[in-house]
This record gives sequence, structure tokens and C1' cells, in this order.
RNA sequence: UUCCAUCUUCGGGGCAGGGUGCAAUUCCCGACCGACGGUAAGGAACUUUUGUUCUAAGUCCGUGACCCGCCAAGUAGUUCUACUUAGCGGCUGAUCCGGUGUAAAUCCGGGACCGACAGUUACAGUCUGGAUGGGAGAAGAUGUCG
Repeated sequence: UUCCAUCUUCGGGGCAGGGUGCAAUUCCCGACCGACGGUAAGGAACUUUUGUUCUAAGUCCGUGACCCGCCAAGUAGUUCUACUUAGCGGCUGAUCCGGUGUAAAUCCGGGACCGACAGUUACAGUCUGGAUGGGAGAAGAUGUCG
């Protein structure tokens, strides 16, 4: 110390205040929030001044949760259906303007926009629930190879 195997731990935030109403954190005014990896002309620390390390995008590239399909195994029973798990595939939201500059999808300023499913005394990104679940991935330990 690349890859690989096994194991351990970690791994999501948010309606203040007000209006209407029998009833709304669901409507209206307004408020608030931004998972993971990558990318970077910003920022910070160190430094041999050339680099190193850390950090930096909700709307760029990719991923994940939900949902759907296929297939395999297991379980149950009415034997062709249900459930569970693994794998594969599908689906999967939203950004412009100005400034600087050789260069801006990321910097600076301003404006805008987006957010699974089920539930609910009335429509939910923010409440409740599946979920003490799953998970992209992060850190570490051991083994192996070089």
C1' cells in the first nucleotide's frame, strides 16, 4: 500500500407568526429544510513558493430510499396463488439573469423553481405510518497479494 475477502461502527433536515373555517403544521399569507459519490477559477491550514491537506452544487454528472416488472430460492396453503429474501431491469423533481474573467453548470450579487407512497375531521417536501426497516456510501480492523 491498489484490488479482493470477512467483520465492526456510523450513515436525513424542516411550517415560527398569522388568516379562513365545525374541522387544516394539509388551503391562503408567510416561515423553514436540502442524503451519498464525483467535478471546481472559491475558502482555510501548512509549506522548501511550488505544492500538499481539509472544505465547497437541493436544480451539472452519477447514485440511493418509494413504486412497478422479470427471474431464482425459501415458506405457507386451496397447486397456482400469496408472502419473504437475493439478483437483474424499469421509473425517478427542479436554474435563470447580471457581474468578474482567457474560461463560470460550481465563484459573487439578484430572482425563480423542486421535493416518493399510504393515512388524515379539508388537498402535506416539513405531521403520523411502513421505518428500532432499507440504503448510496463513510470510517476502521483482520487476512491475502504486490
About this RNA: Predicted 3D model of a 146-nucleotide RNA (FMN riboswitch aptamer (RFN element)) from Oceanobacillus limi. Taxonomically the source falls in Oceanobacillus (Bacteria, Bacillati, Caryophanales, Bacillaceae). It matches the Rfam family "FMN riboswitch aptamer (RFN element)". Gene Ontology term of the family: FMN binding. The model forms 100% of the base pairs in the Rfam consensus. The prediction has a mean pLDDT of 79.